[in-house]
This record gives sequence, C1' cells and structure tokens, in this order.
RNA sequence: AGGCCUGUAGCUCAGCGGGAGAGCGGCUGUCUUACAAACAGCGGGGCGUCGGUUCGAUCCCGACCGGGCCUA
Repeated sequence: AGGCCUGUAGCUCAGCGGGAGAGCGGCUGUCUUACAAACAGCGGGGCGUCGGUUCGAUCCCGACCGGGCCUA
C1' cells in the first nucleotide's frame, strides 16, 4: 500500500428492510437468623461516525474511524 472479516445493553452474542432482543451480570421483592441458591418482577442500548438509496435502514451502497486476519 492492497484485499477480506468485524463494530448492537456492563460482558458474550442474535436480529439482515417496517416491533431493538436473548443469556450472563445489575437492582427490587419473596424465602432465610443471615448469605447463597431458587422463584417473581424491574431498569438499562436512538445499533462506530458522516453521507446516499428507500414511503421506511441495525439491515442495502459509499467514505472515514477502531479491532482482527491475509498479501506485498
């Protein structure tokens, strides 16, 4: 320098055009002398950034930024 993959909740990841989700973690309650476990419930993210396409974008296209891999 070029190519490919990747960026979504505190963490690990789904979602691939119209409702933003799961597990773990966190918080509250029940239970317990207390803690843990178990059970019930609650909150938390405008989806890396900026443009474009579209009636509509996490999703498609482009550029840039961060991470990983390959080639030179």

Background: The prediction has a mean pLDDT of 83. A computed fold for a 72-nucleotide RNA from Nannocystis sp., annotated as transfer RNA. Its Rfam family is "tRNA". Rfam describes the family as follows. Transfer RNA (tRNA) molecules are approximately 80 nucleotides in length. It is annotated as a transfer RNA.